[in-house]
Context: one part of a larger RNA
RNA sequence: GGUACACAGUGGAUGCCUAGGCAUCUCGUGCCGAAGAAGGACGUGUUAUACUGCGAAAAGCUUCGAUGAGGCGUAUAAAGCCGUAAGAGUCGAAGGUAUCCGAAUGGGGAAACCUGGUGGGGUUCAAGCCCUGCCAUCCUUGCUUUGUGCGAGGAGGGGAACCGUCCGAACUGAAACAUCUAAGUAGGGCGAGGAAAAGAGACGAUUCUGCGAGUAGUGGCGAGCGAAAGCGGAUUAGCCCAAACCAGUUGUUACGACAGCUGGGGUUGUAGGACUUCGAGGAGCUGCGGUAGUUGAAGUUGAAGGAUCUGGGAAGGUCAGCCAAAGAGGGUGAGAGUCCCGUAGACGCAGAUGAGAGCAGCGCGGAGGAUCCUGAGUACCACGAUACACGCUAACAUUGUGGGAAGCUGGUUGGUCCACCAACCAAGGCUAAAUACACGAGAUGACCGAUAGCGCAGCAGUACCGUGAGGGAAAGGUGAAAAGAACCCCGGCGAGGGGAGUGAAAGAGAAUCUGAAAUUGUGUACUUACAACCGGUCGGGGGGCAUGAUAUGAUCAUGUCUGACGGCGUGCCUUUAGGAGAAUGAGCCAGCGAGUUAAUGUGAGUGGCGAGCUUAAGGCGGAGACAGCCGUAGGCGCAGGGAAACCGAGUCUGAAUAGGGCGAAUGAGUGGCUUACAUUAGACACGAAACCAGGCGAGCUAACCAUGGCCAGCGCGAAAGUGAGGUAACACUUACGGGAGGCGCGAACCCACCGAUGUUACAAAAUCGGGGGAUGAGUUGUGGUUAGAGGUGAAAUGCCAAACGAGCUUGGAGAUAGCUUGUUCUCCCCGAAAUAGCUUUAGGGCUAGCGUUGUGUGAUGGGUGCAGGAGGUAGAGCACUGUAUGGGCUAGGGGGCGUCAAGCUUACUGAACCCAAACAAACUCCGAAUGCUUGCAUACCGAGCACAGCAGUUGGGCUGCUUGAGAUGAGUUAAGCAGUCGAGAGGGAAAGAACCCAGACCCUCGUCUAAGGUCCCGGAGUGUAUGCUAAGUGGAAAACGAGGUGAUUGUGUUGAGACAGCUAGUAGGUUGGCUUAGAAGCAGCCAUCCUUUAAAGAGUGCGUAACAGCUCCCUAGUCAAACGCAAUUGCGCGGAUAAUGUAACGGGUCUAAAGCAUACCACCGAAGGCAGGGAUAACGGAAGUUAUGGUAGGGGAGCGUUCCAUUUGCGGAGAAGGUACAUUGUGAGGUGUAUUGGAGCGGAUGGGAGUGCGAAUGCUGGCAUGAGUAGCGAGAAAUAGGUGAGAACCCUAUUCGCCGGACGUCUAAGGUUUCCGACGGAAGGUCAGUCCGCGUCGGGUUAGUCGGUCCUAAGCCGAGGCUGAGAAGCGCAGGCGAUGGACAACGGGUUAAUAUUCCCGUACCGGUAUGUGGAGUUGCGAGCGUAGCUUGUGGGAUAGCCAGCCUCUGAGUGGAUUGAGGUGGCAAGCGGGGAGAGCCCGCGAAGCCGUGCCUUCGGGCAAGAAGUGGUUGUAGCCAUGGGACGAGAAAAGCGUUUGUAGAUGAAGAAGCAUGCCGACCGUACCGCAAACCGACACAGGUAGACGAGUAGAGAAUACGAAGGCGAAC
Repeated sequence: GGUACACAGUGGAUGCCUAGGCAUCUCGUGCCGAAGAAGGACGUGUUAUACUGCGAAAAGCUUCGAUGAGGCGUAUAAAGCCGUAAGAGUCGAAGGUAUCCGAAUGGGGAAACCUGGUGGGGUUCAAGCCCUGCCAUCCUUGCUUUGUGCGAGGAGGGGAACCGUCCGAACUGAAACAUCUAAGUAGGGCGAGGAAAAGAGACGAUUCUGCGAGUAGUGGCGAGCGAAAGCGGAUUAGCCCAAACCAGUUGUUACGACAGCUGGGGUUGUAGGACUUCGAGGAGCUGCGGUAGUUGAAGUUGAAGGAUCUGGGAAGGUCAGCCAAAGAGGGUGAGAGUCCCGUAGACGCAGAUGAGAGCAGCGCGGAGGAUCCUGAGUACCACGAUACACGCUAACAUUGUGGGAAGCUGGUUGGUCCACCAACCAAGGCUAAAUACACGAGAUGACCGAUAGCGCAGCAGUACCGUGAGGGAAAGGUGAAAAGAACCCCGGCGAGGGGAGUGAAAGAGAAUCUGAAAUUGUGUACUUACAACCGGUCGGGGGGCAUGAUAUGAUCAUGUCUGACGGCGUGCCUUUAGGAGAAUGAGCCAGCGAGUUAAUGUGAGUGGCGAGCUUAAGGCGGAGACAGCCGUAGGCGCAGGGAAACCGAGUCUGAAUAGGGCGAAUGAGUGGCUUACAUUAGACACGAAACCAGGCGAGCUAACCAUGGCCAGCGCGAAAGUGAGGUAACACUUACGGGAGGCGCGAACCCACCGAUGUUACAAAAUCGGGGGAUGAGUUGUGGUUAGAGGUGAAAUGCCAAACGAGCUUGGAGAUAGCUUGUUCUCCCCGAAAUAGCUUUAGGGCUAGCGUUGUGUGAUGGGUGCAGGAGGUAGAGCACUGUAUGGGCUAGGGGGCGUCAAGCUUACUGAACCCAAACAAACUCCGAAUGCUUGCAUACCGAGCACAGCAGUUGGGCUGCUUGAGAUGAGUUAAGCAGUCGAGAGGGAAAGAACCCAGACCCUCGUCUAAGGUCCCGGAGUGUAUGCUAAGUGGAAAACGAGGUGAUUGUGUUGAGACAGCUAGUAGGUUGGCUUAGAAGCAGCCAUCCUUUAAAGAGUGCGUAACAGCUCCCUAGUCAAACGCAAUUGCGCGGAUAAUGUAACGGGUCUAAAGCAUACCACCGAAGGCAGGGAUAACGGAAGUUAUGGUAGGGGAGCGUUCCAUUUGCGGAGAAGGUACAUUGUGAGGUGUAUUGGAGCGGAUGGGAGUGCGAAUGCUGGCAUGAGUAGCGAGAAAUAGGUGAGAACCCUAUUCGCCGGACGUCUAAGGUUUCCGACGGAAGGUCAGUCCGCGUCGGGUUAGUCGGUCCUAAGCCGAGGCUGAGAAGCGCAGGCGAUGGACAACGGGUUAAUAUUCCCGUACCGGUAUGUGGAGUUGCGAGCGUAGCUUGUGGGAUAGCCAGCCUCUGAGUGGAUUGAGGUGGCAAGCGGGGAGAGCCCGCGAAGCCGUGCCUUCGGGCAAGAAGUGGUUGUAGCCAUGGGACGAGAAAAGCGUUUGUAGAUGAAGAAGCAUGCCGACCGUACCGCAAACCGACACAGGUAGACGAGUAGAGAAUACGAAGGCGAAC
């Protein structure tokens, strides 16, 4: 380390529970607001953080009603109260009060704040302060009149959904897209109400609903869209004006009348009314009123039980009563009709409703037909558009533009239009109910039960994130009762634990029920240090434990833990032709996590009824009924044919009675339920990039506008100017002077060119070292403007809040996704495809093919055998069509000869023909095998065919054969035939998808075989017989090469002596001829004879200048028996060379084999055959036979979870859940025992589903691994003492070190208590901690003069106004708005923490009163002044330096040098000087600070020297110049001048003095940083002011003063 077991931790699953949700139904209710809403801020309690309530009358006040003995909310405790019948508290009803913000309304504004005017009141001498009413805008209207005045009324804003109206998308669908669709949807605007809208005929009142009907239509006639009439229901309700005419009145008048107003009249189409005339008193309706009655708040009443057993507890068990108009439900220490609350039933204010009386109002009928009236820029028409289901030939409705009527003898409509006919009366208005939605209460649920159910069961729209719009969590359970652990011990007066005690239980202890898994430990048994590998499985030596047996320290058996060693064996999923794959996905565990629902259709199954079946909406009823009854509108079927009229068992076509088509003959449907599939819906789940709509963003960044700030120092030296020279005058020269410049060098500041580091960083862009610009097109602060179909852009597709080729956010929205991934229990039967056609199609579809299931048919199918048939392939052939070789013959052609005539001739060519021999996918005189097909026979087969339901497949791969392409390349590509893998396990080939053998239902330590094997690894022959091979060939390879070796054949030589070797000869003519310088056998050419001989070439090779020489052919001898040549063939040899390592038999090894060949016998060998046993299915009467590999896929049968109904049971004597074990079933699973647990849970039958997880880079939580690893974020500490349980870190001290244009000090923004003190140490602090910017408690910010409050800039708002569908946009007056203008206080002291604020001293500003004073003061209007950059000159503060002076120090003493320190500061204001000043002098100031000593560290006491001069130098203060062009805010205040028919003043102005008054807001602390912006105690960023010394030009740089730090391992 491993395995097992036991016991613990962590964690929070599971089970049980519910306080909270979700859905439906019923009933009720439905607007709030200037009388100040909705929504908030701040307050309010004895102490009070939050919630709730309430509002300065503040967890409450008053009255009435009800209840009532206890109360002071959640929410304990303490303190203190109220009340108990004189009624607290609580509940209901009606009042009172109701701060501030908010429409917000006096004005303003950064909501909850600031600041006015006016009337009244309080206080005060007055001012000031306090209380209270009114003062916004717009509209309507009245009166007044031009003052837009006064009065009255109304509006404004909010509201989840519902409603009307205006504006109005896109994704998407159409497999693209434009008409179309989505959709008049989403969204925006305006408006209304409890409902809204519609609505009483220029026609079927309106509204809602079931049908009609997915019909008629419409439609790139595509996708789609989609009525109406009519019928059934719900509910029902009708009316009023304008006009004619009459009367009155007002105004105007041309005196004719006209117009307005009021009242009457009148309201329709078979026209009506006015008018004239005749009648009649009225059906009915509405309102008022509130009677009887009904309903009804808080609330009241409301039956009936005991004993005993178990137990902590009884409601449980047992015994045995009672009530019931009440056995709904909940609670009570476990299941309660009878214990409690309740329940059925019965009562109860105001109010609501309200029959019938009563009162008031409205409301008639007929005739006549002369005249009058009956809704005008309207109807209608043209063009354009919209809405109607209707996209136009388009009626009807609406109307933008232009025309434009009639008027009852009139007009409109009936789907273009015309005629006829019929119906109706527009251009005015009102109108309940049935309908929609929400809220409240109640009830209910085959709804959820804490990852579920609303986002929220808990103080949730909270914490937290974001500039903002916006986004948005987690988190339940002690126990019956706190009885919440007195007391003791360890420990730091900790944390935590151990005892004791409570309790039924503490292993219920507050991190609390149960308490799983991952995971972390401790203990015990076995095992592991020569051993590799999906971690298992089969066998198994040894060891431990338990039980039993037994002859009891032995041994055996059974069970169990471990497992040396051996055999076999490359995870799961997905995707693929093919995955151990080094292709995808998963760290592990737990929980959650994906084919659902509705409507319609088709089929199957199963019930009902049946030539019929069936209801829908709705109604009755009811306890909610998957009880019942009505309801027949409608649907389907019963009859078809035809385009239709129409006819009809027929009909259509047709001249037809013909023929033919479709029908009938041959009749089954329909409505439920279940199930499969389809369509429409998000439609199995998750997933885009995108598109559109409305908002939110310019605190980042881009540009611009307004107003402010900043830029050390050093250089170069333009123009002008002045002097001199010079010129007729210029010019020009020179010196001085001057100080220009998108000038130079270089800090701050800005930028970001290079390198390195960093890259889980210091940092989501930095650091270090260099670099560029640095008076300018510079940089920076504050305030503002520009917004996504856009802005901005010195332009990079840059930037617009850390991701910009179109921001973010919410919505349309579950967009769409022919794409990827994932898709959850079991068993049984069958079982594919990777092909064809078409396809903007090729990785997708549709149809066919192939699968499955059902029904029907019943041998029709495939195999084999026999008999027949068609055919033109392989082969073959050359007869055709072509190609093509040789020869012959030959017409013709070419050349030559010829008087270029006839003709002759020819090493030329040559058709046709003949002979010989060939080639062909697109040649055939021929022609198989196989295949196809017909008939018959035969055994077998999950064969065939038709119809119907449901699919999947249309990415294929390899091998053999026949071919095409290619290179007769490919593990290439294409076609065909077959096999196999795919979807196939087993045996063999070492190992291998495809090759060989063989198709796995289960079991057997049975048996026989296949391929392949039999020496060992390794099961089986060291088998038999005969050969071959010598190469380890076997156990890789070619052309080619070789006396390797075996076999066969042919042909030669050979005892008349072969072959090889050895000995010897190899001659003459002749140096053959020619050629040649030479050529003699041997450079070359020609010829190649003759002779001798046993034999010898006019010469085979070497050689020479040429000869010579050597040799060969040939011959003889010797030897002695076989020797050659050629062909075929078996097995071998060479040719032969690669990368980690033998590595080209699997290994060892093998040689008369264990190699190769032939023959034979035996054996081994598989999931094959057979045998035995078993399961299921099919067939069969039975006996029995057969079948059972399987991906996509089809079909069948089951298990389990949760809930419901019925029934039947279990449970404190212990349910569910958890843990372990046993047992059982083919499986999903079931059951039992023990233990934990402590209250619920099963079985059967049927029903309903949020019904089964291992994977989705899934979601949430927990826990591992990496790993005690990386890291601990720039820089220096050391020692001693103290405190403390504990000290590297805290405190103190001493040394040491660092910064010092900063790491010091002040201040704006921002933060918001971090400030100071005490106590504390869980968490935070990158360690620790006694410490802290941490926790708890307490404390702390003091203003007439500082800032705000006054004024205006950019900009913003904006009464009226202009514009715009609307929302809104712009904008004069007016207002707001600092970054600017204006404006009165200084010094010192004091606190733990504040100070220009408190205190001391000394001042100033405004107001007011009084006094003094004695004549102006002031408003309003107007004019002027107050203003940039750059560069000089002069003056000049603070500050520095030097000198002088003083004190101290100073060897034992004195002195000197030296050293240390001091010599310092003093304001505002007032007075004087000065051109003026932040200038000088005096006062302020006999003081304070500073110094010394003591100290209880709080403070006290004492002394009181010198306090002058010089110099440097300044950007900011003052005065005064120069230069250039880019020409340098506004308003108020103030000053001054001026105008004025203003105001005020002798009832006393200005001025002066004294007293009084001066409100409100900010003020702590950090502020280059540990407190701001960066997620952090983060090496980054952050405007302005001060900025000493030495060296130095300097704010560079180095060292260092004051001061601050030593950086948290």

The part of an RNA shown here (large-subunit ribosomal RNA, half A) has 1609 nucleotides and comes from Chloroflexi bacterium bin20. Its Rfam family is "Bacterial large subunit ribosomal RNA". For this family Rfam cites "Crystal structure of the ribosome at 5.5 A resolution" (Yusupov et al., Science, 2001). The prediction has a mean pLDDT of 82. Taxonomically the source falls in Chloroflexota (Bacteria, Bacillati).